[in-house]
The part of an RNA shown here (large-subunit ribosomal RNA, domain VI) has 250 nucleotides and comes from a bacterium. It matches the Rfam family "Bacterial large subunit ribosomal RNA".

Context: one part of a larger RNA
RNA sequence: CGUACGAAAUUUGAGGGAUUUUCUCUUUAGUACGAGAGGAUUUGGAGGGACGUACCUAUGGUGUUCCUGUUGUAUCGCUAGAUGCAGCGCAGGGUAGCUAUGUACGGUUCGGAUAAGUGCUGAAAGCAUAUAAGCACGAAGCCAGUCCCAAGAUUAGAUUUCGAUGAGUCCCCUUGAAGACUACAAGGUUGAUAGGCUGGCUGUGUAAGAAUGGCAACAUUCUCAGCUGACCAGUACUAACGGACAAACG
Numbered sequence: 001c002g003u004a005c006g007a008a009a010u011u012u013g014a015g016g017g018a019u020u021u022u023c024u025c026u027u028u029a030g031u032a033c034g035a036g037a038g039g040a041u042u043u044g045g046a047g048g049g050a051c052g053u054a055c056c057u058a059u060g061g062u063g064u065u066c067c068u069g070u071u072g073u074a075u076c077g078c079u080a081g082a083u084g085c086a087g088c089g090c091a092g093g094g095u096a097g098c099u100a101u102g103u104a105c106g107g108u109u110c111g112g113a114u115a116a117g118u119g120c121u122g123a124a125a126g127c128a129u130a131u132a133a134g135c136a137c138g139a140a141g142c143c144a145g146u147c148c149c150a151a152g153a154u155u156a157g158a159u160u161u162c163g164a165u166g167a168g169u170c171c172c173c174u175u176g177a178a179g180a181c182u183a184c185a186a187g188g189u190u191g192a193u194a195g196g197c198u199g200g201c202u203g204u205g206u207a208a209g210a211a212u213g214g215c216a217a218c219a220u221u222c223u224c225a226g227c228u229g230a231c232c233a234g235u236a237c238u239a240a241c242g243g244a245c246a247a248a249c250g
Stems, first nucleotide, its partner, number of pairs: 001152001005163007015149004021049006033038001051106005059100004066093005071086006111143002117137004168245004172188005193239003196235005203227002209222005
């Protein structure tokens, strides 16, 4: 820009894409077959490999400052307690998120038309012949089926609702499990969108200060304390202020 008023939703599916894998054990069965050795077709059941998709409950990883311990040095006048720097100084753990080596699931079945191949009936050609007329089977392949995209499918589809008493959209703002930008999604006071605060969860592991004991290092008690990013709720305290466009003809 088009789709013959302007919008917002919900859809149909022409067409396109993805998938398509493989092994072992077991039952049928030590059966059929075979002198024996050996040893099935088929049917049912189970478990794997690789690959793919999704996810983070559990198992782990990461988690640059969430907690703790600790070395050197410097500063805060000193003690105590903190902080800066040293690869996050180093070390032990670790929430959310992300993640695999982790968890869950998937390929199937059924159907149609067939290939090689196998047949029935059967003439031409009194026979024979799966073929000439006719009929039937037959594959990981083809078409369907399963999942995904999909009306710029210009053949531009369908349905519902709304609209100058303004449908709806945009700028702007608060943001996000969305994201390079854009887009998408949530919200904008008729408000829980983000921050803060409160409570909880989680993590760390018993804060500071004091008392008691000990010559001291230190230990015990108040104390399963203190602190706690992303998680879960509640709560308008802070910030969501303020504007524009728009279809009765084309």